[in-house]
Context: one part of a larger RNA
Molecule: small-subunit ribosomal RNA, 5' domain
Organism: uncultured bacterium
């Protein structure tokens, strides 16, 4: 010199545009942040209509409505957060997997035939201070169960054919599946067809496990480690391989090419810096790992050992009738605390995106947008032109003048921004099948078609445009010994104070202070840290 997720001192005009914004992985009030499907299924409250009955309070039935809550499905394993932990197949690259998965999506080929037995909710009965728990009657399913064909598929057994000896191929034989759903139209009530579903198989897309070369801190003032170690042979376990686990036999296996131990650290695309070569660094963004109060575990599932899910155990909070419960912000906001220091307890699903739904559409602190911080970077303004041998006033002076200075004043111009008034957006080139239109059809169901029309924007009366006015509202900071660009007066007297290094200051100080000038930068400028 550059450069920063900065901080501090000063000063401070609007912005505009785009970013970015906890150090104690410290505790954590209050909201909200992951729900959806009535076109799975049973019931059914409020309120409205109909009828019957009253002791006029109401009661009971039907019919409509569907709201809390439930079974059931999916989805909650994604998206959001953090960097504690890890020196590791964690990570980034090539690879292998004949050692594995794969919900949801596509394409292809098949299959849906027959029972049954419960259960929650509702009533009810009881125990609890509450969380919530127990029993009895009853009842649905695309809920659970048995059963039949059994292609294929998986296991087993048997013999056959290729092999790269891993394993492919096709023949027999003998255990394993479903939702007869739901819609919506038509009916001769038997069904038929529409669109969404189910099963069973193969293959794809995409994700994903596990295996391995090779790369990427410090320290030898750690030299030895190490018994599930190391390898076998059987066996459990897993989608899978394997010392993962276990029993049993061997005695191995790793280390100066640095084992083990200790510090330290999440990693990598990148980032700064440098001509490079390298040297540091890992904020936002984007990939991958790890974690969810702290330790330890299964469970359900396609897929977790699950942040907003269970258990147990520990800390700590809160409730309690002392019996016994509840809870987890490192989601978005907020709050205390600790800090030099880092934000609103906002607005909206309008556009992207995901979940669920046949849709309509719900959800969504994800994400679009706002707000508050010169925190950064990059763009603007704070006038422009003219105007005297040069006013005042400052300071300096050899007292003659110099300077401040074209600076002001004055004159003539413009009006960006901010202030006022007025139109007034793009983002919807999309969704919506509401109303025509058009195809398919037998069809004036459905379904496809966004051609005309309607509708739909948080940002926001924002950006942007216009028009009136008037130089009008808008400069500071630091420095002037040398290194470095900028000097003179007065106060001070090794004092008071300055300092990045060298040094300055002890009666004339261009180095300290205060003024005049001056030089750099500039809505900033200095200092401070820390890298190059």
């Nucleotide at each position: 010199c550059g450069a920063c997720g900065a901080a501090c001192g000063u000063u401070u005009g609007a912005c505009g545009g785009c970013g970015c914004g906890c150090u104690u992985a410290c505790a954590c009030a209050u909201g909200c942040a992951a729900g959806u499907c009535g076109a799975g299924c049973g019931a059914g409250a409020a309120c409205c209509g109909g009828g019957g009955c009253u002791u006029c309070g109401g009661c009971c039935u039907c019919g409509g409505g569907g709201a809390c809550a439930g079974c059931g499905g999916c989805g909650a394993a994604c998206g959001g957060g953090u960097g504690a932990g890890u020196a590791a197949c964690a990570c980034g690259u090539g690879g292998g997997u004949a050692a594995c998965c794969u919900g949801c999506c596509c394409u292809c080929g098949g299959c849906a035939c027959c029972g049954g037995g419960a259960u929650a909710g509702c009533c009810u009965g009881g125990g609890g201070a509450a969380a919530c728990c127990c029993g009895g009657a009853u009842u649905a399913a695309u809920a659970c169960c048995g059963g039949a064909c059994g292609g294929c598929c998986u296991c087993c057994g048997g013999a056959g054919c290729c092999u790269g000896c891993g394993g492919g191929c096709g023949c027999c034989g003998g255990a394993g599946a479903a939702a007869a759903g739901g819609u919506a139209g038509c009916u001769u009530c038997g069904g038929c067809u529409u669109c969404c579903g189910g099963c069973c198989g193969a293959g794809g897309a995409g994700g994903g496990g596990c295996c391995u070369g090779c790369g990427g801190c410090g320290g030898a003032u750690u030299a030895g480690c190490u018994u599930g170690u190391u390898g076998g042979c059987g066996g459990g376990g897993u989608a899978a391989c394997g010392g993962c686990c276990c029993a049993c036999c061997a005695a191995g296996g790793c280390g100066a090419c640095g084992a083990u131990c200790c510090g330290u650290a999440g990693c990598u695309g990148g980032u700064c810096u440098g001509a490079g070569a390298g040297g540091a660094c890992g904020a936002u963004c984007a990939g991958c790992c790890a974690c969810a109060c702290u330790g330890g575990g299964a469970c359900u599932g396609a897929g977790a050992c699950a942040c907003g899910g269970c258990c147990c155990a520990g800390a700590c909070u809160c409730c309690u009738a002392c019996g016994g419960g509840a809870g987890g912000c490192a989601g978005c906001a907020g709050u205390g605390g600790g800090g030099a220091a880092u934000c609103u307890u906002g607005c909206a699903c309008a556009a992207u995106g995901g979940g669920c739904g046949c849709a309509a559409g719900c959800c969504u602190g994800a994400u679009g947008c706002a707000g508050c911080g010169a925190c950064g970077c990059c763009g603007c303004g704070u006038g422009c032109g003219g105007g005297a041998a040069g006013a005042a006033g400052g300071c300096c002076u050899u007292c003659g003048g110099g300077u401040u200075g074209u600076a002001a004043a004055c004159c003539g111009c413009u009006u960006u921004c901010a202030g006022g008034a007025g139109g007034g957006a793009c983002g919807a080139a999309g969704c919506c099948a509401c109303u025509c239109g058009g195809g398919u059809u037998a069809a004036c169901a459905g379904c496809c078609c966004a051609g005309a029309g309607g509708g739909u924007g948080a940002c926001g009366g924002u950006a942007c445009c216009u028009c009136a006015a008037g130089a009008a509202g808008a400069a500071g900071c630091c420095c002037c010994g040398g290194c470095u660009a900028a000097c003179u007066a007065c106060g001070u007297g090794c004092c008071a104070g300055c300092a990045g290094c060298c040094g300055c200051g002890g009666u004339a100080a261009u180095a300290c202070g205060u003024a005049g000038g001056g030089g750099g930068c500039a809505a900033g400028c200095g200092u401070u840290g820390u890298c190059c």